[in-house]
């Protein structure tokens, strides 16, 4: 001057991603609490089984009906923040459970594992949901890279066809070789 692989920094992508407290709708006129009538022995302590503790004929569950009346979880949109494997899904595993144990459930972290982004349609599934979200089949944007291939003097750019975040652009660096 060059240069597969490595590494380090910095960068792009778009309705771009996330978390935060507060707000909005939704959960819901529900759950639950009094009170009124019917009922007639069982009930609460997440759930089911033992065991504890408590409530119950001064009347349990359960129904009706009136009064009042949440909240977690999931969503949205705005600031803010932090950020571009942003992050989502997934859930081995591992901890917490509010009387105790065992098994669920349920709440935290979390391993492999998919997944380039938006988005739209079917139809499964979670999920209270016509909210959001997951995979699967289809189309439409769109970012990036390579091949071909068209056009340009170059810069670059048009079509097509694959790849694709373990990816892509700049830059510096190990190392290689001339």
């Nucleotide at each position: 001057a060059a240069u597969a692989a490595g590494g380090a920094u910095a960068g792009a992508g778009g309705c771009g991603c996330a978390a935060a407290a507060a707000c909005c709708a939704u959960u819901a006129g529900u759950a639950c609490a009094c009170a009124a009538u019917c009922a007639g022995a069982g009930g609460a302590u997440c759930a089911u089984g033992a065991g504890g503790u408590u409530c119950u004929a001064u009347g349990a569950a359960g129904a009706u009906u009136g009064u009042g009346g949440a909240a977690a979880g999931g969503g949205g949109a705005a600031u803010u923040u932090g950020c571009c494997g942003a992050a989502g899904c997934g859930g081995c595993g591992a901890g917490a459970c509010a009387c105790u144990c065992a098994u669920g459930a349920u709440c935290u972290c979390c391993a492999a594992g998919c997944u380039g982004a938006u988005u739209c349609u079917g139809g499964a599934c979670u999920g209270a949901a016509c909210a959001a979200g997951u995979g699967c089949a289809g189309g439409a944007u769109u970012g990036u890279c390579a091949u071909a291939u068209g056009g340009g003097a170059a810069a670059c750019u048009g079509u097509a066809u694959g790849g694709u975040g373990g990816g892509c652009u700049a830059u510096c660096u190990c190392g290689u070789g001339c």
Predicted 3D model of a 178-nucleotide RNA (Lysine riboswitch aptamer) from Sporosarcina sp. P32b.
The sequence was found by an Rfam model in a public genome assembly.
NCBI's taxonomy places the organism under Bacteria, Bacillota, Bacilli, Caryophanales, Sporosarcina.